[in-house]
RNA sequence: GAAGUCGGCCGGACGGCCGCUGCUCCUUGCCUCGGCUGGGGGCAGAGGAAAGUCCGGGCUCCGCAGGACACGGAGGUGGGUAACACCCACCGGCCGCGAGGCCAGGGAAAGUGCAACAGAAAGUACACCGCCUCGGCGGACCUCGGUUCGCUGCGGUAAGGGUGAAAAGGUGCGGUAAGAGCGCACCAGCAGUCGGGUGACCGACUGGCUCGGCAAACCCCUCCGGGAGCAAGGCCAAAUAGGGGGGCAGGACUGGUCCGGUCCGCAUAUGACCCUCGGGUAGGCCGCUCGAGCCGGCAAGCAAUUGUCGGCCAAGAUAAAUGGCCGUCGCCGUGAUUCCAUCACGGAACAGAACCCGGCUUACAGGCCGGCUUCGCUU
RNA sequence: GGGGAUAUAGCUCAGUUGGGAGAGCGCGUGGAUCGCACCCACGAGGUCGGGGGUUCGAGUCCCCCUAUCUCCACCA
Numbered sequence: 001g002a003a004g005u006c007g008g009c010c011g012g013a014c015g016g017c018c019g020c021u022g023c024u025c026c027u028u029g030c031c032u033c034g035g036c037u038g039g040g041g042g043c044a045g046a047g048g049a050a051a052g053u054c055c056g057g058g059c060u061c062c063g064c065a066g067g068a069c070a071c072g073g074a075g076g077u078g079g080g081u082a083a084c085a086c087c088c089a090c091c092g093g094c095c096g097c098g099a100g101g102c103c104a105g106g107g108a109a110a111g112u113g114c115a116a117c118a119g120a121a122a123g124u125a126c127a128c129c130g131c132c133u134c135g136g137c138g139g140a141c142c143u144c145g146g147u148u149c150g151c152u153g154c155g156g157u158a159a160g161g162g163u164g165a166a167a168a169g170g171u172g173c174g175g176u177a178a179g180a181g182c183g184c185a186c187c188a189g190c191a192g193u194c195g196g197g198u199g200a201c202c203g204a205c206u207g208g209c210u211c212g213g214c215a216a217a218c219c220c221c222u223c224c225g226g227g228a229g230c231a232a233g234g235c236c237a238a239a240u241a242g243g244g245g246g247g248c249a250g251g252a253c254u255g256g257u258c259c260g261g262u263c264c265g266c267a268u269a270u271g272a273c274c275c276u277c278g279g280g281u282a283g284g285c286c287g288c289u290c291g292a293g294c295c296g297g298c299a300a301g302c303a304a305u306u307g308u309c310g311g312c313c314a315a316g317a318u319a320a321a322u323g324g325c326c327g328u329c330g331c332c333g334u335g336a337u338u339c340c341a342u343c344a345c346g347g348a349a350c351a352g353a354a355c356c357c358g359g360c361u362u363a364c365a366g367g368c369c370g371g372c373u374u375c376g377c378u379u
Numbered sequence: 380g381g382g383g384a385u386a387u388a389g390c391u392c393a394g395u396u397g398g399g400a401g402a403g404c405g406c407g408u409g410g411a412u413c414g415c416a417c418c419c420a421c422g423a424g425g426u427c428g429g430g431g432g433u434u435c436g437a438g439u440c441c442c443c444c445u446a447u448c449u450c451c452a453c454c455a
Stems, first nucleotide, its partner, number of pairs: 001375010012329007020045008029036003047350001051361002054359005059229004063266002066264004071225005076090005091105001092103004106220002111218002113214002128161002130157003134153008169187006188210001190207007233286004243277005248271001279454003293312008331347007380451007389404004398435001406422005428444005
């Protein structure tokens, strides 16, 4: 210097004028003395994803949220956390020369099931072609014993061909009629013993001999989960038909109501209760923003993270505010003048809080910083 | 703001232990008719909304996007 890889950060700055939302202070007018109305000053006012609503939690209600089943989810190991499908470290597999990246990564000798087409055979394997022994028939040769070729029959054979995504270990040597873990060596896999590690797992030795794939198919194992969601829920005001239909224990049984889908258990129940049809309203307040909060230092830890000390308060709208214009500077592109440079014109993404947090995922113009790898050049 | 569902031919829809992409209407050609319609025969037409993953193999199973539809207020 080029190419690459990983991590972190920014996502225009300053000033002026006008406007919007919230809080606070001063003030005009009115009255039923607590508010209403008008004016002015000060302060604050979108994001890294506010998004998708995919996970996890707080919070609120459902009588309790207890047991079983069903259903849903997680799934290498160890840690972190309020919790997680998130994060960190490590293990194993695959990819990359490498830095690094990816993995829904438990169980297929508990069971059930699937594998279309092709192919001889697709799961207690299989003989289509080929190869080989033996028998039969025929031809040729001959030293008349046989040799060789063709057809055919009974067998042997998984080395070779062919089919397929997949054909019951791979390579080599021996062995055999031809072959084959049939034997041996190495490699892969399996089982056992020993050693190391908290563990996933790793290493060494020994043994017999090869015992397939799919669980993002049912399923089995371990663990987790009650449901709904701020339009939750509470209060006030206004208006209407507190109207119609259905349901609810009692001594036992059966059935039935609210209650998380079902069952059981406990509790409660004629309540202005529950379901449903119909009717009315389209107003206000609380919940609402101080919270697993943000910034900085120190300590523990490989890290995620935790502890402690100091400082800070930083949007709360409801048809929905956070904007518009102008000036200067900065960034990018195009054009002009002779390069530096100057001038003119144009452009600047994804997107927009709605109860609040922790994550993941997706979208994003342009730019900055740092670690590491490979290659080339120079010293 | 919060739930739920759907997307397959031009239109309306099927598609289950994951292996053939289909039906009706419509369209085209031919037949039948004096001609048209009905009718008969044949045919064309598909990124299965898009992308990725699992699998030998995906419309189907899993994940992420996109679009459309639908439901949820309070009072007595």
Predicted 3D model of RNase P RNA and transfer RNA as a complex of 455 nucleotides.
It holds a member of the Rfam family "Bacterial RNase P class A". Rfam's curators write: Ribonuclease P (RNase P) is a ubiquitous endoribonuclease, found in archaea, bacteria and eukarya as well as chloroplasts and mitochondria.
Its mean pLDDT, the model's own confidence on a scale to 100, is 78.